Context: one part of a larger RNA
Molecule: small-subunit ribosomal RNA, 5' domain
Organism: uncultured delta proteobacterium
RNA sequence: GAACAAACGCUGGCGGCGUGCCUAACACAUGCAAGUCGUACGAGAAAGGGUCCUUCGGGGCCUGAGUAAAGUGGCGCACGGGUGAGUAACGCGUGGAUAAUCUGCCCUUCAGUUGGGAAUAACUCAUCGAAAGGUGGGCUAAUACCGAAUAACACUGAUUGACCUUGGUUGAUUAGUCAAAGAGAGCCUCUGCUUGCAUGCCCUCGCUGAAGGAUGAGUCCGCGUACCAUUAGCUAGUUGGUAGGGUAAUGGCCUACCAAGGCGACGAUGGUUAGCUGGUCUGAGAGGAUGAUCAGCCACACUGGAACUGAGACACGGUCCAGACUCCUACGGGAGGCAGCAGUGAGGAAUCUUGCGCAAUGGGGGCAACCCUGACGCAGCAACGCCGCGUGAGUGAGGAAGGUCUUCGGAUCGUAAAGCUCUGUCGGAUGGAAAGAACCACAUGGGGGUUAAUACCCCUCAUGUCUGACGGUACCAUCAAAGGAAGCACCGGCUAACUCCGUGCCAGCAGCCGCGGUAAUACGGGGGGUGCAAGCGUUGUUC
Numbered sequence: 001g002a003a004c005a006a007a008c009g010c011u012g013g014c015g016g017c018g019u020g021c022c023u024a025a026c027a028c029a030u031g032c033a034a035g036u037c038g039u040a041c042g043a044g045a046a047a048g049g050g051u052c053c054u055u056c057g058g059g060g061c062c063u064g065a066g067u068a069a070a071g072u073g074g075c076g077c078a079c080g081g082g083u084g085a086g087u088a089a090c091g092c093g094u095g096g097a098u099a100a101u102c103u104g105c106c107c108u109u110c111a112g113u114u115g116g117g118a119a120u121a122a123c124u125c126a127u128c129g130a131a132a133g134g135u136g137g138g139c140u141a142a143u144a145c146c147g148a149a150u151a152a153c154a155c156u157g158a159u160u161g162a163c164c165u166u167g168g169u170u171g172a173u174u175a176g177u178c179a180a181a182g183a184g185a186g187c188c189u190c191u192g193c194u195u196g197c198a199u200g201c202c203c204u205c206g207c208u209g210a211a212g213g214a215u216g217a218g219u220c221c222g223c224g225u226a227c228c229a230u231u232a233g234c235u236a237g238u239u240g241g242u243a244g245g246g247u248a249a250u251g252g253c254c255u256a257c258c259a260a261g262g263c264g265a266c267g268a269u270g271g272u273u274a275g276c277u278g279g280u281c282u283g284a285g286a287g288g289a290u291g292a293u294c295a296g297c298c299a300c301a302c303u304g305g306a307a308c309u310g311a312g313a314c315a316c317g318g319u320c321c322a323g324a325c326u327c328c329u330a331c332g333g334g335a336g337g338c339a340g341c342a343g344u345g346a347g348g349a350a351u352c353u354u355g356c357g358c359a360a361u362g363g364g365g366g367c368a369a370c371c372c373u374g375a376c377g378c379a380g381c382a383a384c385g386c387c388g389c390g391u392g393a394g395u396g397a398g399g400a401a402g403g404u405c406u407u408c409g410g411a412u413c414g415u416a417a418a419g420c421u422c423u424g425u426c427g428g429a430u431g432g433a434a435a436g437a438a439c440c441a442c443a444u445g446g447g448g449g450u451u452a453a454u455a456c457c458c459c460u461c462a463u464g465u466c467u468g469a470c471g472g473u474a475c476c477a478u479c480a481a482a483g484g485a486a487g488c489a490c491c492g493g494c495u496a497a498c499u500c501c502g503u504g505c506c507a508g509c510a511g512c513c514g515c516g517g518u519a520a521u522a523c524g525g526g527g528g529g530u531g532c533a534a535g536c537g538u539u540g541u542u543c
Base pairs, nucleotide, nucleotide: 001543002542003541004540006539007538008537009536010535013389014388015387016386017385018384019382020381021347026345027344028343030342031341032340035075036074037073040072041071048063049062050061051060052059053058082300083299084298091225092224093223094222095221096220097219098218101217102216106213107212108211109210110209111208112207113206114148116146117145123138124137125136126135127134128133154177155176156175157174158173159172160171161170162169163168182205183204184203186201187200191198192197193196226272227271228270233263234262235261238260239259240258241257242256243255244254245253275297276296277295278294279290280289281288282287302323303322304321305320306319325336326335327334328333353379355378356377357376361375362373363372364371365370392422393421394420395419402413403412404411405410426484428479429478430477431476432475436470441465442464443463444462445461446460447459448458449457487532488531489530490529491528492513493512494511498527499526500525501524502523508515509514
């Protein structure tokens, strides 16, 4: 000199864009943060309103409404969001391998979607418990569950062929094995009954098997990746083999047996510290330091362990066990997990609102309408940072008054003020007023596909209608008005900037050198000056 997720002191007008627990991965009151689908399924209220009856207590029917709230089932909850504890490691970075692997939803292609069965929640009855929550009997549905049929280019075994080489691709023969689910709209051409409906036709959304793609993931390897040798030896599943188990998959990953290996001064083992990277800061560069915000990867979710479900987890707002802590209890037993967004206490020099909205972008569910979304978009607080603007402009010498200094002549503050003439940024008031909105859906019309069809449905185009949290915000215009808007540090040298008074090695200053003991440009105050400026200094850290 530059920089900062900064803090402290003094001061403080406005706006834009960013940033905001670095400490206790300390403990958490309260609310919200993951739901959705009635076009999978069975069932199904109440309040309120209307009407009728009434013994005036009430009761029936209609509506509310096939609505609400539950339940079975599907998909999602493995994303998104947080944190950095652990980890010196194939964790990360980079480049490869997978002939050793998986991949829901999505896209393309091919083939199918036949015919049956037995249950169970909800509900109801009984019952246990203070509660949390159960137990037993009975009824019922499905795209829930289970057989059967059919199926190969799929899988398994056997016999073989070709190209290749760890278990790859592609053929042939043969034996065996494995699937499914329906829902909604429309129509009468075919089939059935002949009105119209359907088990018929057709469209949409699904379901099953196979192949390929895309995306995502698993595993393995080369190289790089902090400090300590005042850590020199470490290792029995240890190193390798055979066989088996396990996994989507290789492998001591696990087990049995066999062999005695394996690593190490090119630093093993041990200890300390630490998430890694793109980047960030500095520097001419080389380098050094760092890893907040944003992005990629990893790890974790009160502490430790475990599996279940699932395409995917060994799962932050799931389950089970153990532990610590907190809460409820009828003392028998139960409930909980903010390192999600706000917020509270504590710690600390120190870090924000218990806000608005799903309008946009994105995500989940749904045919869709739509619902959910503390992701996100916005607003609030904080000079915490960067950037921009303002605090007026011109004129004005009787160089006013006043302050300070003085050699008492004057000098200086100083065109500074006042006065006169103007302007209107910001702030204030009044009025106008956006872009961010594209879709989706609906209506009308056109084109195309499908079909028996000018129904329906699907695709597409045009026009119209509808949707804004921010917010009556940005912006624009008008009005009044110089009015509301300057401080902080320094002035001995380094280092730009000097005098007076007070003090008297005292009080004090200080980054270094050093000032102060009676004329202190170095302490304290005044005047003046210098530097930066809505900031200025100090402290801390890095280069």